This is a predicted structure of a 130-nucleotide RNA (c-di-AMP riboswitch aptamer (ydaO/yuaA leader)) from a soil metagenome. RNAcentral holds the sequence, with entries from MGnify. Its Rfam family is "c-di-AMP riboswitch aptamer (ydaO/yuaA leader)". Rfam describes the family as follows. This family represents a conserved RNA structure found upstream of the ydaO and yuaA genes in Bacillus subtilis and related genes in other bacteria.
Formats: sequence, C1' cells, structure tokens
RNA sequence: AGCCGAACUCCCGGUUGGUCUCCGGGGGACGGGGGACCCAAGAAGUUGGGGCUAAUCGCGCAGUUGCGCGAGGCGCAGGCUCUUUCAGCGCCAGCCCGUCAGCUAACCCCGCAGGCCGACGAAAGAGGAA
Repeated sequence: AGCCGAACUCCCGGUUGGUCUCCGGGGGACGGGGGACCCAAGAAGUUGGGGCUAAUCGCGCAGUUGCGCGAGGCGCAGGCUCUUUCAGCGCCAGCCCGUCAGCUAACCCCGCAGGCCGACGAAAGAGGAA
C1' cells in the first nucleotide's frame, strides 16, 4: 500500500514529552434490535423460542465431539471503480437474549470492534482518468 467487516469521521473537556499519549463526553455517516392499525399466523407445548453473522439445509457412513457427497450462501486476484459469465484458490465459524419478540408508522434501545496480508486467469458491459 492492500483485504475481510457496519466498525469511519468531526468536536469538547481533562491528561500527556506527544492538537492519532491516555481517559471521559457529544455529533455526523454506517450497521443492528424492539415497537400499532392493516396484513399474516391459527392454538400453545424443555422436543422451548428468538437475535447478530456468508456461516444454512439434505443424504449417507461412523457410532461422542467426526468423515464423505449434494444443494445453497460468502470472500479473493485480474491498469481506477462497479456489474455479469467461465475457470482457479479459500470460508460456511463463533457469540448473544433468557421462557419472550411475525410484519410494523410514530417512538425507544444498541454497536461503531476484531482479524489478516505477498498472491496476481480469461471474456463482456457501464463509468471515470490520461
């Protein structure tokens, strides 16, 4: 420099050798949840139920945590950006609420982290730049 991701940016006060040192607070952008009428659903059920996320479903084997296949979802490279196709290389984890939540205007609440990084195929279209 670049990549995944919503996770970027501005201001105020204090602090500090350090106006990206550290702490607290408040905005903008971006992201998520709750929450009417109407619509939908039509009982409920510890066999609970639900949320974030790409991170789901089905079949078979094994017989604890696992393996294989299929469908589906996501990411990467390619003159600067975006979209599509084929091929290539990877991922499909983890966490949270706490018996409770369909959609949902007004309204209310929350997040603004963390992790990677040396590889580099072929076409089509649109925009931009020189």